[in-house]
RNA sequence: GCCGGCGUAGCUCAGUGGUAGUAGCGAGGGAAUCAUAAACCCUAGGUCGCAGGUUCGAUCCCUGCCGCCGGCA
Numbered sequence: 001g002c003c004g005g006c007g008u009a010g011c012u013c014a015g016u017g018g019u020a021g022u023a024g025c026g027a028g029g030g031a032a033u034c035a036u037a038a039a040c041c042c043u044a045g046g047u048c049g050c051a052g053g054u055u056c057g058a059u060c061c062c063u064g065c066c067g068c069c070g071g072c073a
Base pairs, nucleotide, nucleotide: 001072002071003070004069005068006067007066010025011024012023018056027043028042029041030040049065050064051063052062053061
C1' cells in the first nucleotide's frame, strides 16, 4: 500500500430500515432473615466511533475518515 472483519451502557453482547435500542455481569436501592450470602423485585446508566449522503423514516443501506484485529504484498 491492497483486501476482509469489527466498533452499541463500566465490561461481554443482541438487535440489521418503523416510531420506546436488548440482555447478562457490574453499580445503587427494596423486600426477606436473628444476621449474612444466594435466589427474588425495582432503579439508574446509551451523541449506537466521527462526518456526510440515500430515504417519509437510519444503530441498520452508501461514501469518506478514525481506531482495533486478521490476511496479502

About this RNA
A computed fold for a 73-nucleotide RNA from a bacterium, annotated as transfer RNA. Rfam family: tRNA. The family's RNA type in Rfam is transfer RNA. The prediction has a mean pLDDT of 81.